[in-house]
RNA sequence: GGAGAGGCGCAGGCGACCGCUGGAGCGGCGCCGGGUUCGCCCGGGGCCGCUCGAGAGGAAAGUCCGAACUCCGCAGGGCAGGGUGGUGGGUAACGCCCACCGUCCGCAAGGGCCGGGACAGUGCCACAGAAAACAAACCGCCGGAGCUUCAGUGAGCGCGCAAGUGCUUGCGGUGGAACCGGUAAGGGUGAAACGGCGAGGUAAGAGCUCACCGCGGAAGUGGCAACACUUCCGGCACGGCAAACCCCACCCGGAGAAAGACCAAAUAGGAGAGGAGGCGCGGCCCGCGCCUAUGAACUCUCGGGUAGGUCGUUCGAGCUCCACCGCGAGGUGGCGCCUAGAUGAAUGGUCGCCACGCGCUUCCGAGCGCGACAGAAUUCGGCUUACAGCGCCUCUCCCGAC
Numbered sequence: 001g002g003a004g005a006g007g008c009g010c011a012g013g014c015g016a017c018c019g020c021u022g023g024a025g026c027g028g029c030g031c032c033g034g035g036u037u038c039g040c041c042c043g044g045g046g047c048c049g050c051u052c053g054a055g056a057g058g059a060a061a062g063u064c065c066g067a068a069c070u071c072c073g074c075a076g077g078g079c080a081g082g083g084u085g086g087u088g089g090g091u092a093a094c095g096c097c098c099a100c101c102g103u104c105c106g107c108a109a110g111g112g113c114c115g116g117g118a119c120a121g122u123g124c125c126a127c128a129g130a131a132a133a134c135a136a137a138c139c140g141c142c143g144g145a146g147c148u149u150c151a152g153u154g155a156g157c158g159c160g161c162a163a164g165u166g167c168u169u170g171c172g173g174u175g176g177a178a179c180c181g182g183u184a185a186g187g188g189u190g191a192a193a194c195g196g197c198g199a200g201g202u203a204a205g206a207g208c209u210c211a212c213c214g215c216g217g218a219a220g221u222g223g224c225a226a227c228a229c230u231u232c233c234g235g236c237a238c239g240g241c242a243a244a245c246c247c248c249a250c251c252c253g254g255a256g257a258a259a260g261a262c263c264a265a266a267u268a269g270g271a272g273a274g275g276a277g278g279c280g281c282g283g284c285c286c287g288c289g290c291c292u293a294u295g296a297a298c299u300c301u302c303g304g305g306u307a308g309g310u311c312g313u314u315c316g317a318g319c320u321c322c323a324c325c326g327c328g329a330g331g332u333g334g335c336g337c338c339u340a341g342a343u344g345a346a347u348g349g350u351c352g353c354c355a356c357g358c359g360c361u362u363c364c365g366a367g368c369g370c371g372a373c374a375g376a377a378u379u380c381g382g383c384u385u386a387c388a389g390c391g392c393c394u395c396u397c398c399c400g401a402c
Stems, first nucleotide, its partner, number of pairs: 001398010012354007020055002023052007031044005057373001061384002064382005069256004081252005086100005101115001102113004116247002121245002123241003138187002140183005147176002150173001152171008195213002198210003214236001215234008260311004270302005277291005318337002321334005356371006
């Protein structure tokens, strides 16, 4: 210098002006309650103004896991159903995190793993292929008895003076198509083919035999354990799929802040007490009609619920720093800190200067434009997903120089 691996931090800065939400202090103006010597005093709450200080995130997101909290349910046990799944640890808990083990990928730093059980049982394995699981045999290889082809050779007979030639037959050989048998080395198919590789062996072959590897079993050693290593034994018997049913071990009640608690109008209806009249006929009187002691109208009181309001609600498995313990996740202790709380839902807008990045233009001085994902809603621990750009730390490999 190049290519990578792992982890962490930030999420533009400064200033001016105008706003929004809630808080504290001061002032002003109404309201309500109580007291009063009628001058006022005390308490509560509302509105307005001024001042001060505060006001989104690393994911506030998805709502996927685990909890706190609240309400409902619940003798105990079992079945059903759901979840988790190497081992050990961390934690309030977890499907999260850490360390280790196994396995796969990478030269490496490192990374991935839905990582229990396939001799408890049932089931499935497409296409291709002979065969997909009590193995089987398509090509091939080897052996066998006959048939047949071709060349060779021996004998006999015929022809020829001879060289030779024709026919018949024997022998062994070569090739061929079927048949019977052996084989599983090789070929071919497949995601996967009933151990691998080498040597011996054989008609050809084969764990048939042997060494090594793999696999299974036993013992020993190390480790809390998963597991690893060593020795011995066994010629090999045991394909894959459990994100198929299933089996094993462990865990699991439901609903969720619209949870839930409290205060509490108007109107209607309910209950209780009182109540002898009430209503209509346009105002009054008479009259008439209707309702009414089975209690009306009306008055007072009570209770439930609605609108509305308050709480829950932001001090908490909290944060910073330090020390100690631990490989680590984390734990313990000490000093310090308070960090949004809206609810038809605030957290914003405009301008100026500067910084960074990207794009366009360029007279190379610069100019112009753009600025990631996204946004609290009871709270917390995780996971996952989205993301412009900037910075830092550790490590690996390669190249070069000293």
Overview:
A computed fold for a 402-nucleotide RNA from a Planctomycetota bacterium, annotated as Bacterial RNase P class A. Rfam family: Bacterial RNase P class A. Rfam classes the family as a ribozyme. It was read from a public genome assembly, where an Rfam model found it. The coordinates come from a structure-prediction model, not an experiment, and the mean pLDDT is 79.